[in-house]
RNA sequence: GCAGAAGGUCGGGUGGCUACUCCUUUAUGGAGAGGAAAGUCCGGGCUCCAUAGGGCGCGAUGCCGGAUAACGUCCGGGCGGGGUGACCCGACGGAAAGUGCCACAGAAAAAACACAGCCCCGGUCUAGGCUGGGGUAACGGUGAAAAGGCGCGGUAAGAGCGCACCAGUCCCUCCGGUAACGAAGGGAGCUUGGUAAACCCCAUCGGGAGCAAGACCCAAUAGGGAGAGGAAGAGGCGGCCCGCUGACUCUCCGGGUAGGGUCGCUGGAGGCUACGAGCGAUCGUGGCCCAAGAUAGAUGGCCACACAAAUACAGAACCCGGCUUAUAGACCUUCUGCCAUU
RNA sequence: GCCCACGUAGCUCAGUGGCAGAGCACUUCUUUGGUAAAGAAGAGGUCGUGGGUCCGAUUCCCACCGUGGGCU
Repeated sequence: GCAGAAGGUCGGGUGGCUACUCCUUUAUGGAGAGGAAAGUCCGGGCUCCAUAGGGCGCGAUGCCGGAUAACGUCCGGGCGGGGUGACCCGACGGAAAGUGCCACAGAAAAAACACAGCCCCGGUCUAGGCUGGGGUAACGGUGAAAAGGCGCGGUAAGAGCGCACCAGUCCCUCCGGUAACGAAGGGAGCUUGGUAAACCCCAUCGGGAGCAAGACCCAAUAGGGAGAGGAAGAGGCGGCCCGCUGACUCUCCGGGUAGGGUCGCUGGAGGCUACGAGCGAUCGUGGCCCAAGAUAGAUGGCCACACAAAUACAGAACCCGGCUUAUAGACCUUCUGCCAUU
Repeated sequence: GCCCACGUAGCUCAGUGGCAGAGCACUUCUUUGGUAAAGAAGAGGUCGUGGGUCCGAUUCCCACCGUGGGCU
């Protein structure tokens, strides 16, 4: 210098005029969107229904250890895969519990099969051919996938049939590691197809609904008519049963209102910082700080200045931890490969 | 704000692991003096988009995009 890898920060500043929301000590006052406020995909708080109970079902997760309020998130490690490398990716339990499926092609798609071929025996005939029975799975072709690979022996031809080496599986011993797992030695010819993002099995977790949850006040109205069920248990606990609770509930007809206010509501698993513990996620202690809270829903517009430019994605509605997706441009740190020069 | 459902031919829909179909519509031909009807033949598909699992995906899984519905 070129090409990359990983991580992080900002994504606007100052002043003036003007508009809007909230607060107050009412004035020349103070505060006023995000890194994703988004998607609503996970987890939790909170609220109501039993202080959320038992069983079945259903759903989710799935190597090991840790972090955490919790998680499908994060951190560290293992194993597998990719890359020359920095580094990246992985729905990564079980197919030897059972069931299903594997199109086409192929002999055969799972304890199976014999199409071509090879070999043996018999018959017939003319050496060869034709034909009947049997053996075989080395060789051929098919397929995404073909029943360990390769060599030697062996055999009528062959075959883990036997042996050596290699790959894998299972069992035993031993070493390292909390563990996943890794290293070493020995044994068993054990070689058992794939698919669980098919059903399923195993382990762990999960009660349901959601701030339009829910609580209260005011105003209006009708405590309307008909039918059905109900302490021999309506209805509720949004799958079913048990269990708990205990008086109203459902359908149709006709009518009214599409109301107002207060709380929930923002001080919280909060932020910043110093020290300490830890490889790290994170945690502990001390100090400082308070920073939108509307209910038709505010946070906008214009001008000036400096900078290259002010141009990205986009905007709170109960709150928080994550994930995912969108994002113009600017900047920083560490590292890798190649080339050149000293 | 919260909770659901659905995207397949121009339209309405079926298909749920193995070559994507039906009806209507469209094009051409036959029939008719001509049109309609009828008959015959044909064309038309990124299965909303992207990624993954699988030998193989419209179908199974994940993430986006779009459309529709419900609440008080």
Predicted 3D model of RNase P RNA and transfer RNA as a complex of 414 nucleotides. Its mean pLDDT, the model's own confidence on a scale to 100, is 76. Rfam match: Bacterial RNase P class A.